[in-house]
RNA sequence: AUGUUUCUUCGGGGCAGGGUGCAACUCCCUACCGGCGGUUAUAGUCCGCGACUCCCUUUCGAGGGACUGAUUCAGUGAAAUUCUGAAACCGACGGUUAAAGUCCGGAUGAUAGAGGAGAUAU
Numbered sequence: 001a002u003g004u005u006u007c008u009u010c011g012g013g014g015c016a017g018g019g020u021g022c023a024a025c026u027c028c029c030u031a032c033c034g035g036c037g038g039u040u041a042u043a044g045u046c047c048g049c050g051a052c053u054c055c056c057u058u059u060c061g062a063g064g065g066a067c068u069g070a071u072u073c074a075g076u077g078a079a080a081u082u083c084u085g086a087a088a089c090c091g092a093c094g095g096u097u098a099a100a101g102u103c104c105g106g107a108u109g110a111u112a113g114a115g116g117a118g119a120u121a122u
Stems, first nucleotide, its partner, number of pairs: 001122010017029003031102002033091002035049004044089002053066005071087005093105003
């Protein structure tokens, strides 16, 4: 340094202002937010993964499958759907005095993964 293995830590952000109304952080105007790995160059919108939901199996530890949103134009450059400029678009389930990406809840959860320590092999 690399492989295997054990333990451990970390691991998701956001309605300020106004309008209507009995009532809205849910509607309307406006505002705000962007998990993880990858990439000739930095990504919510490219490729892949995870979360939610559903199904199957199970030695109850877990394993497998389904589902899985959204971008264009111009510029620079060797290279960018990633940068710069402009204009767009997207966001699980349950709940709620009224319809939710932003409130409350499952969740002090789980996970993609990132880091640290030990053991061991080369």